[in-house]
This record gives sequence, structure tokens and C1' cells, in this order.
RNA sequence: UGAGUCAGUCGGGUGACCGCGGCAGGAGUCCAGCAAUGGGGAAUCUGUCGAGGAAGGUCGGGGCUCCACAGGACAAGGUGCUGGCUAACGGCCAGUCGAGGCGACUCGCAGGAAAGUGCCACAGAAAAUAGACCGCCGGGACUGUUCGCAGUCUCGGUAAGGGUGAAACGGUGCGGUAAGAGCGCACCAGCAUUUCAGGUGACUGAGAUGGCUUGGUAAACCCCACCUGGAGCAAGGUCGAGCAGAAUGUACGGGCGGUUCGUCCGCUUCGCUUGCGAAGCACAUUCGGGUAGGCCGCUGAGAUGGAUGGUCACCACGUGCCCUCGGGCACGGACAGAACCCCGCCUACAGACUGACUCACCGU
Repeated sequence: UGAGUCAGUCGGGUGACCGCGGCAGGAGUCCAGCAAUGGGGAAUCUGUCGAGGAAGGUCGGGGCUCCACAGGACAAGGUGCUGGCUAACGGCCAGUCGAGGCGACUCGCAGGAAAGUGCCACAGAAAAUAGACCGCCGGGACUGUUCGCAGUCUCGGUAAGGGUGAAACGGUGCGGUAAGAGCGCACCAGCAUUUCAGGUGACUGAGAUGGCUUGGUAAACCCCACCUGGAGCAAGGUCGAGCAGAAUGUACGGGCGGUUCGUCCGCUUCGCUUGCGAAGCACAUUCGGGUAGGCCGCUGAGAUGGAUGGUCACCACGUGCCCUCGGGCACGGACAGAACCCCGCCUACAGACUGACUCACCGU
């Protein structure tokens, strides 16, 4: 200098004017009251506060609220390497293993396939108790023959070679054999058991023994371990008109007698014991439930048709043009907007900045 990796910060600033929402206060106004005073709201004035890194998606978890709930088991769903953090999580941190990258570093739905069952397209003879298409080897029959053998058919042996495939039942070599084969042996890889060392652990390193060898798939069923009640602020709580329901009564007011007062009475129908009873209607009071609606839940933004905005000027930034290199002019600024709260994850984003590290080249 160039190309990269990781982590993080910011998401224009100041002023003026107009406008919006919450809260507090003032004046004024209205209502109640003799008054002191109390209360009310549309508008008005002043002060103060008023979106984000994701407020988004509503994916995971928790708080909170209501409902359900003896105990146990099963089912269903979820999670799945190790250690730690956390109220909790499928989150975060640090590691292990595997994969990718020269590297910084990144990614991982990362338990079990030797408990059992299933599946493995196409191609290929054969796809999991392996398998004879070509080839190789041996026997037999026939034909040909230069008598060495060759060809055709058939019966067997063979997984070393060819070919197919993502995958062909360990690899290389020597021996062995009719040809071959873990058939035998050596080394290597892998598996099982086991010893020592390191680590809290996942795991890692070194060694011993064994049979000679065990395909993949659990984002198929399944097995193992752990976890899990349901609904969600339109949750829910509280006050509560009107209408309907239940209970009690005939108040208020009026009539008559009478002037201390006493007595009777709502209306209609029916019954008779003739002043009472029953039914219905009206009115009044009370009651519980509860609709509309109000308030709370609700928040250092806190609405409930949902405020948090707009214009102008200057400065800063970026781009383009001009240029007397001092500057001038024009244009531009993303993603997106709370609705009970919190912790995470994921997704979107113009542009600006900071730190650490890696690789290549050059110079000293």
C1' cells in the first nucleotide's frame, strides 16, 4: 500500500415560528353553597416531559392476571457434546469434537445405528443373512486343428481385475492356490475390552490384548436422559345508568270526625265469614347479579381513533460542478415508528467512526 477477519460506537446539531399529547399551576367561566369553600370540563395562558437500535417479526422465556389442580403412571409435545452464567429460555460466555479457510477466523438440528423394526432413488448381475454380467480357473460334451491348442455349449470354483453407483462387505505387500480368498503372516486404518498420563468434564496422548472387520439413514419409527397445566392486558379488578327479576309497603298526598288528635284510603276483578283474603296492574323503598359506560390495571412517553410533527435559517457531513485554491453554487440523508412490563433471538438499515488481529507485496 492492497485484500480481509472480529468486536464495538453513532444514527446529525443549534435557534426561531406554527402545531399535537400527558402532568402541574394561574386567570377566567360553569355548578353547589348564605358564606368560607368545594367540584367540573371543551377552549385559553405559563412551566415541564414527550420513540428506537431495532420501538419491527410476535419466535423463546419470565413477571403479572384469571381458570384448573389429591398422588402416581401413561400419552402428547419440546430439548439433546462439556463446564459455567441467568428469575427463566431453544439465550449468553468459555471449551471439546467435526467441517470450511493459507490465515485472522467462521459454521454445526453435535445423545444412541453393537436393543429392535423400516428404508437406501437412478445405474448396476448384485444394495446388507451380499452378489457370478464380463473376466479368471477346473471338469465334461461337440466341432475345428498346423496336434501346441482354439471355439461353442454345459457343470462347478473364484470377489484379485473390469464395469455401475453417494455407497460393492478394510488397505498395501509377501506367502499360498487350479484360479482365488484374513486362508496365513507383517505393517497401516478402524472396532471392542483394558492400562497409564493430562483435564472438573466433553475429550486428548501413549500402550497392551482380542476376533481379523462391524455400510449409511434417528430432518424414519424407536431407545435413553431431562423439561412441560390452559388462556392471555380485548388478562383481570372495581363502580354502575336503563330494562328485566325478587322482597316489603301504600309513603307522599287526600277524605271524614275533630282541632292535644283519632281514623280511613292506590286502581281493577273475584270470593265470601261484609271487611278481610286472593290475583293482576300502578307507585315507592330495598336487594343481589350485572349490560351500556366510567375508573383502575398503565409505567420518568403512556394514548384508547391512537400525541411525539411541520416550515425556515445557520453549522457539520457526503456527492457533483465552478474556481482567483480562500471559497461559491446545487442536490442528498436510510430502516423504521411505542400500546402492560422485562430478558433474549431473528430480520431491515443511507451513511460516519473506533479498536484488535490476519495474509500478500514493497521499504528500512